This is a predicted structure of a 73-nucleotide RNA (transfer RNA) from a Candidatus Woesearchaeota archaeon. RNAcentral holds the sequence, with entries from ENA. Lineage of the source: Archaea > Nanobdellati > Candidatus Woesearchaeota.

RNA sequence: GGGGCCAUGGGGUAGCUUGGUAUCCUUCCCGCUUUGGGAGCGGGCGACCGCAAUUCAAAUUUGCGUGGCCCCA
Numbered sequence: 001g002g003g004g005c006c007a008u009g010g011g012g013u014a015g016c017u018u019g020g021u022a023u024c025c026u027u028c029c030c031g032c033u034u035u036g037g038g039a040g041c042g043g044g045c046g047a048c049c050g051c052a053a054u055u056c057a058a059a060u061u062u063g064c065g066u067g068g069c070c071c072c073a
Base pairs, nucleotide, nucleotide: 001072002071003070004069005068006067007066010026011025012024020056028044029043030042031041032040049065050064051063052062053061
C1' cells in the first nucleotide's frame, strides 16, 4: 500500500439474507415467598461505534471515517 471479517443495554447474544414495535440470558432495582440468606416466581431500568446519503421509514442499504482481528505485499 491492497483485501476480508467484526462493532447492538454494565457483561453476553439474536435480529441484517427479505428495511417497518430491537430478542433473549445475566447483572442491578422493587415485590412475593423465607426466621434470615440463597434459590424460585412476578415486575422494572438500561443498547444499535461516528458522520453523511438513499427512503414515507435505516441496527439493516450505500459512501467516508474510528476501533479491533486476520490475510497479501